[in-house]
């Protein structure tokens, strides 16, 4: 220095100038106007997972459903996140990545084509043997074949032929014993049992967990319009769903009477309004955003974290929802020209857009910036 590779970060910058949205102040002719603050994101996204909160639900056990699964740890939990195992794939390498309880001692299903046969003491196409003149019976499973996978390899014994029948070695599962390790598991023995394939993301078992809905959860305060109950001159009868009939009352008339009281008759009306109360719609307030928060330093910890200090940093909060444009330097991407410095010309310039709030994960994403490690080379 090139190449890689793993981790962490950044992802325009200043100004000017229109506009929009919260807060909070001053003004108003009540329409509204001024002013000072503040005002997206690392993924606000997808709504995969886990939690806070809130109302409802619920003795307590099981029963279905669901998801999860190698060990230990960490966390408010988690299907995250760190460590470590065990079997694999790539890369000279640093590192990348795929599986993960149970198919012997619960069970049942499945295994395409091909094959004789895909799983229990089965199977016989070509084959070997033995008898036989053959047809054929018996015996055997070593050789070819077939398939992703054929019932352990390989020598020898044995036999009519053969075959873990039977013997050394090697391989494999299981169990025993010995050392390490918290465990998942590792190392070695000793030869003691068996050679019996796979799939559980086909049921199922066997473990630990799970109540379900969601800020439009929920909590307070409430017009309008109906509803109950008073008061208020309306009560009582009959019939019966709307009407008659009486008393009473209010107001007009006409008589008695020339006026006022009153008293008779007649006509109309007997209903509007106000008080109270629940529930609650429209409307208002809360729920609301400073919190399992960020940095920076210490102490444990390989770590993930977890504690404990700092007069350390951080202020969108809603109503179906504002955060936007325009200009100038500067950066910066592409394209050309030049041995360079530069010079010209394009391009506003990666993904993307809060809506109760958090940790996670997964997906996008131009450009850049810092450190670990590995490989090669070069100078000292």
């Nucleotide at each position: 220095c090139a190449a890689g590779u793993c981790g962490g970060c950044c992802g325009g910058g200043c100004g000017a100038u229109c506009g929009c949205g919260g807060u909070c102040c001053c003004c108003u002719u009540c329409g509204g106007g001024g002013g000072a603050u503040c005002g997206a994101g690392g993924a606000a996204a997808g709504u995969c997972c886990g939690c806070g909160c809130u109302a409802c639900a619920c003795a307590g056990a099981g029963c279905a459903c669901g998801a999860c699964g190698c060990c230990g740890g960490g966390c408010a939990a988690u299907c995250c996140c760190c460590g470590g195992g065990g079997c694999g794939g790539g890369g000279c390498g640093a590192c990348c990545u795929g599986c993960c309880g149970g198919a012997c001692c619960a069970g049942g299903g499945c295994c395409a084509c091909a094959g004789a046969g895909a799983a229990g003491c089965g199977c016989a196409u070509u084959g070997c043997c033995u008898g036989g003149a053959a047809a054929c019976a018996g015996g055997c499973g070593a050789g070819g074949g077939u398939g992703a996978a054929a019932c352990g390899g390989c020598g020898g014994u044995g036999u009519a032929a053969g075959a873990g029948a039977c013997c050394a070695c090697c391989g494999g599962c299981g169990a025993c014993c010995g050392c390490c390790g918290c465990a998942a598991g590792g190392c070695g023995g000793a030869c003691c049992g068996c050679c019996u394939g796979g799939c559980a993301a086909c049921c199922c078992c066997c473990g630990a967990c799970g109540g379900g809905a969601g800020c439009a959860a929920g909590g307070c305060c409430a017009a309008a319009c109906a509803g109950a109950g008073g008061c208020g001159a309306u009560c009582c009868c009959c019939a019966u769903a709307u009407g008659g009939g009486g008393g009473g009352a209010g107001c007009g008339g006409u008589u008695c009477u020339g006026c006022u009281c009153g008293a008779a008759c007649c006509g109309u009306u007997c209903g509007a309004g106000c008080c109270u109360c629940g529930g609650g719609u429209a409307g208002g307030c809360u729920g609301c955003u400073a919190g399992a928060g960020c940095c920076g330093c210490g102490u444990g910890g390989c770590a993930a974290c977890a504690c404990g200090c700092g007069c350390g940093c951080c202020g969108a909060g809603a109503g179906a929802g504002a955060u936007g444009a325009u200009c100038g330097c500067c950066g910066g991407g592409c394209g050309g020209g030049g041995c360079a410095a530069c010079c010209c010309g394009c391009c506003g310039c990666a993904c993307a857009g809060a809506a109760c709030g958090c940790g996670g994960c997964u997906u996008a994403c131009a450009g850049g910036c810092c450190g670990g490690c590995u490989u090669g080379g070069a100078u000292g």
Predicted 3D model of a 380-nucleotide RNA (Bacterial RNase P class A) from an Anaerolineales bacterium. NCBI's taxonomy places the organism under Bacteria, Bacillati, Chloroflexota, Anaerolineae, Anaerolineales. A source record names the gene rnpB. The RNAcentral record of the sequence draws on ENA. Model confidence (mean pLDDT): 76 of 100. Rfam family: Bacterial RNase P class A. The family's RNA type in Rfam is ribozyme.